Molecule: small-subunit ribosomal RNA
Organism: uncultured bacterium
RNA sequence: AGAGUUUGAUCCUGGCUCAGGAUGAACGCUGGCGGCGUGCCUAACACAUGCAAGUCGAGCGAGAUGUUCAUGAAGAAUCCUUCGGGUGCCUGAUUGAACGGAAAGCGGCGGACGGGUGAGUAACGCGUAGGUAACCUGCCCUGUACAAAGGGAUAGCCACUGGAAACGGUGAUUAAUACCUUAUGAUACCGGAUGAUCACAUGGUCGACCGGUCAAAGAUUUAUCGGUACAGGAUGGACCUGCGUCUGAUUAGCUGGUUGGUAAGGUAACGGCUUACCAAGGCGACGAUCAGUAGCCGACCUGAGAGGGUGAUCGGCCACAUUGGAACUGAGACACGGUCCAAACUCCUACGGGAGGCAGCAGUGGGGAAUAUUGCACAAUGGGGGAAACCCUGAUGCAGCAACGCCGCGUGAACGAAGAAGGCUCUUGGGUCGUAAAGUUCUGUUCUGAGGGAAGAAAACAAUGACGGUACCUCAGGAGAAAGCCCCGGCUAACUACGUGCCAGCAGCCGCGGUAAUACGUAGGGGGCAAGCGUUGUCCGGAAUUACUGGGCGUAAAGAGUACGUAGGCGGUCUUGUAAGCGUAUGGUGAAAGGCAUCGGCUCAACCAGUGUCAGCCGUGCGAACUGCGAGACUUGAGUGCGGGAGAGGAAAGCGGAAUUCCUGGUGUAGCGGUGAAAUGCGUAGAUAUCAGGAGGAACACCGGUGGCGAAGGCGGCUUUCUGGACUGUAACUGACACUGAGGCACGAAAGCGUGGGGAGCAAACAGGAUUAGAUACCCUGGUAGUCCACGCCGUAAACGAUGAAUACUAGGUGUCGGGGAGCAAAGCUCUUCGGUGCCGCAGCUAACGCAUUAAGUAUUCCACCUGGGGAGUACGUUCGCAAGAAUGGAACUCAAAGGAAUUGACGGGGACCCGCACAAGCGGUGGAGCAUGUGGUUUAAUUCGAAGCAACGCGAAGAACCUUACCAGGUCUUGACAUCCCGAUGCCCGCUUCUUAAUCGAAGCUUUUCUUCUGAACAUCGGUGACAGGUGGUGCAUGGUUGUCGUCAGCUCGUGUCGUGAGAUGUUGGGUUAAGUCCCGCAACGAGCGCAACCCCUAUUUUCAGUAGCCAGCAUUUCGGAUGGGCACUCUGGAGAGACUGCCCGGGAUAACCGGGAGGAAGGCGGGGAUGACGUCAAAUCAUCAUGCCCCUUAUGAUCUGGGCUACACACGUGCUACAAUGGCAGUUACAAAGAGAAGCGAUCCCGCGAGGGUGAGCAAACCUCAAAAAGGCUGUCUCAGUUCGGAUUGUAGUCUGCAACUCGACUACAUGAAGCUGGAAUCGCUAGUAAUCGCGAAUCAGAAUGUCGCGGUGAAUACGUUACCGGGUCUUGCACACACCGCCCGUCA
Repeated sequence: AGAGUUUGAUCCUGGCUCAGGAUGAACGCUGGCGGCGUGCCUAACACAUGCAAGUCGAGCGAGAUGUUCAUGAAGAAUCCUUCGGGUGCCUGAUUGAACGGAAAGCGGCGGACGGGUGAGUAACGCGUAGGUAACCUGCCCUGUACAAAGGGAUAGCCACUGGAAACGGUGAUUAAUACCUUAUGAUACCGGAUGAUCACAUGGUCGACCGGUCAAAGAUUUAUCGGUACAGGAUGGACCUGCGUCUGAUUAGCUGGUUGGUAAGGUAACGGCUUACCAAGGCGACGAUCAGUAGCCGACCUGAGAGGGUGAUCGGCCACAUUGGAACUGAGACACGGUCCAAACUCCUACGGGAGGCAGCAGUGGGGAAUAUUGCACAAUGGGGGAAACCCUGAUGCAGCAACGCCGCGUGAACGAAGAAGGCUCUUGGGUCGUAAAGUUCUGUUCUGAGGGAAGAAAACAAUGACGGUACCUCAGGAGAAAGCCCCGGCUAACUACGUGCCAGCAGCCGCGGUAAUACGUAGGGGGCAAGCGUUGUCCGGAAUUACUGGGCGUAAAGAGUACGUAGGCGGUCUUGUAAGCGUAUGGUGAAAGGCAUCGGCUCAACCAGUGUCAGCCGUGCGAACUGCGAGACUUGAGUGCGGGAGAGGAAAGCGGAAUUCCUGGUGUAGCGGUGAAAUGCGUAGAUAUCAGGAGGAACACCGGUGGCGAAGGCGGCUUUCUGGACUGUAACUGACACUGAGGCACGAAAGCGUGGGGAGCAAACAGGAUUAGAUACCCUGGUAGUCCACGCCGUAAACGAUGAAUACUAGGUGUCGGGGAGCAAAGCUCUUCGGUGCCGCAGCUAACGCAUUAAGUAUUCCACCUGGGGAGUACGUUCGCAAGAAUGGAACUCAAAGGAAUUGACGGGGACCCGCACAAGCGGUGGAGCAUGUGGUUUAAUUCGAAGCAACGCGAAGAACCUUACCAGGUCUUGACAUCCCGAUGCCCGCUUCUUAAUCGAAGCUUUUCUUCUGAACAUCGGUGACAGGUGGUGCAUGGUUGUCGUCAGCUCGUGUCGUGAGAUGUUGGGUUAAGUCCCGCAACGAGCGCAACCCCUAUUUUCAGUAGCCAGCAUUUCGGAUGGGCACUCUGGAGAGACUGCCCGGGAUAACCGGGAGGAAGGCGGGGAUGACGUCAAAUCAUCAUGCCCCUUAUGAUCUGGGCUACACACGUGCUACAAUGGCAGUUACAAAGAGAAGCGAUCCCGCGAGGGUGAGCAAACCUCAAAAAGGCUGUCUCAGUUCGGAUUGUAGUCUGCAACUCGACUACAUGAAGCUGGAAUCGCUAGUAAUCGCGAAUCAGAAUGUCGCGGUGAAUACGUUACCGGGUCUUGCACACACCGCCCGUCA
């Protein structure tokens, strides 16, 4: 820092999406350790249990259990005993004293801090800067002064007593640092007061003197603590103010203590804070009120910044404590763990009553995608109480759980190629995982065990550690226990195989998947990050996509229809003052933490800590250029006056002629009218036409013009009246009075609405006639609202220059309208100036088109408007309107585009030019008949497959009886009919015979190698094994090759240069010309390539060479046949040459290319024909010629045999043959070709047969022989217009030939039979000269089987004026919303 996505491609506009960072996160997969942090974002939902605020006996009374001492009833060991008793260790009732101090109470201080939460709040709540001369402040500090004398109660305790309990009641008794009275008392407070002084309004400060009021508490171990008053300080708070603080106008008016005053009350204090009275104010487009949302900030995230978003943890402030309300106490509360009341909920109850408040720490339920332990300790820090010891402290310090985040470390290191095995892939050679592993040698972070062991502790000594035997250190052990996640089509780093087959699925956007998926799933490999990795949500960025920095508005979204004008914004020249803005210097504040820089501490880092650093706001001093404000002046902006002329500017009244229609009368007769053609309509009751007269309404020809006027809408006969504006000249007057303009107000085409007129023509609706598949249209005949007038509404238009208004500046050229000036040779011309209106054009601008002094250029001021397409200018609400409707104006949902300009194509029932048997002019056909052949369809066991507009259909097939053959039925084989390799056996194989079979198959028999170093080898067969063979099975949309077609059309491109932001253009366009992008000329192009042409072949003329199997002029022979000798002149054959090039002449053209005519010539302007097919198009055809990827079959989709089928037949189509006859048929007779083929062949001659043919077999591997007769033609005869002497289908009989075999299913012959058909509807095909038409001949295939195909010659025409239109093609141009390209795109309805 950008990228993807609109298009065939391009530039632009514009949205969508991605790459980055962040997170109190959640989810999926995975998970070794440590440090530091963080952890209910949802239900301010409800809460079991425990704890979270107490302390002081050095204020007070009373004082339990207990301990000690004393007392000592009673019991009793021991000893003594007269057994009566004594002694009396020990236990110890009772009583007293002392120590000690539980629980409760009075009293003091603290429970207003600390901790939680964010419901409410749009507010002086918060932030920032100030103010209080309008205030308070416990504990703390400093200072001054003081503490005298008394008194009466009360809780507790005790007694009685109520109640289930909570909680009380009565009586008696008692203390204080509790309470009360009196005294003293000030610089305290109040009142009076001569004054002094200060100030920003109310005011403040000081003050001699006088009067009035108010205080206290003690404890005790004698050293302190405490008490009272006042003043000051510190701390903490209260109130007021400036500025800042979200969205909505589809919320525009709000307000009654409301705004102010006076008086009183209240407060710590000011104040409508409260009350009474008085006044009628106060707030609001600079957004009041209302509605929605929200705790605010330091900061945090992002960003280059400006900004945007957020307000967890930490810190400051505020608010709240189940919900609502209220006060009490107190220095401080209207009080989270206080009180009272009300409400909801929960709990207890003896039903009478009571108790409670986790938004404290844990924890529970619930909600939710989701958020932890009912832990330890007061050791540290801090807080409360206390003189202190000490007590309390879920604040806090720690630990536990969670990869939730940040940071750090590890999961090993070095060597190690037979590049192992294995996986994947594969072209089978290999490649890759990969030094990776194994192996060898090391290390020991983390871990485990053992030993040692802190700091945190501050105190005069001593004692005191929750964390914790933790951090850390040492030793030992062992590579052992520690890697995953996402991605791999582009964006975006990273590719292959298999599976799947628009299925399953993926996807952030574009999009991928329909049988070869780098996009799905899996695997191998690779890329990225790493104890994490992805996904989802949210925010910023990228997005200059709300544009302050930093955007736009002619056509992409966007200039209001137009003017006037209010607020507001902005504003000419000079002088002077001021200092609000502005500039400079300086002061205060800007809490800490955070950020940044730097330097330190934990081994580093995260983390922690020291130092430095700010926007803003407030104050002070100075300055005066600019803006503002005040004062004074000016004339150039603006306006006024005066003089002129121009104009469809506006309003009203009057007048005019032409035309249409109607009425009346005349003339006149059969049509008129209308259309592409018609019809409806009008007309014999007299139309149309024509003449005369009249009525009425509307509009104003010519002039008339990118001419004029007006703000726009708009304005057109003439005259008069009233009236607005602009322009020009002059320079007398005013002296910035200007510009723009939210709201507002006025005007505003057509249509429409209301009331009343008017109504000739025209004409929605409507009616009829046509057109059409239909025609609620276009066309025609009629025709009502309306159009016209007056008055009143409506308020919109592609109201457009799709271009807001104003001012200034910035090359020109040329028209035109209205004025002015100057000059000249003056009906005019030239120069110049002001104002309007057009065209062209430079710079500049623009995405381009284009704009260009009438800007879309360069600048300034003000206003309106835009922010992807659709939904939609729709809904709702509101305002306006009589209504129609107008104005304002969304959202849900949906798409990844919608759009602008330009480019190249294709296309157009757009244009221009040109060509072609394209039409026209002709000739002959097809379409009708019969037959042949192919196709469709149908049928079938099968009727094998392919070809499908032209460019499939006598096509593949140059020839299906078997074979072919791929199809069907049945039989048979399984390493196979065919190829290679391996093993074993045999010596075959081949051939012959017999049986069997539908036939292969099967069974039997006969026959039986070569070489040799004698081992074997070669060959062949059989058997076996598996690799494999085989497939006319699929895919021509996986392919190669080949072919068709546009089209033998004249096109298709490239290099360099130039133009364009670019796609592209130019060249290749233009003027001529040609069959041709053929050539010439011109030209920002100059050249080149593939095509065209030429070079090749045949043919037309000729020369030369050669002369057999060809030929015969002349000579000879002759059986009269070039037969023979001879010859090569001629024909001919086949080699080599010549010839034609616009070369020559005339004319045209531009002096060119070229065209027209002519000469000569066998041939003349490409002489005729062929071969030759540019870049490309049609996913054109072919996997069944062949080759081939992938898929499929493998005792079958392979192989083989027999029979059948491809030959079917209600039908439809294509291509042909034969005809329908006299230009003919038949019979007889008689000429003239070319090109071919021939050995399993062509076959002469002779004989037989009516004939097809048979028999015989001369000649010929061919310029020799044969096929072979050419036919149409010529001549003679006959038929005489008919279903015929035309036509020959069909059928019967009898044959011939080929062939193993003619039944399905061959060709031919003879005799007989003798169908349709009398020239063919709509439509349609071929052909421009040796062509069409017509006539026969040959060949390939082939055993046989052409009306087909490919060739050959014979006879031999007609016509072309011409290019308007049809078809196809080419070039230029134009339009385009098409690009799969008009067989396109696309709209509506219905499903």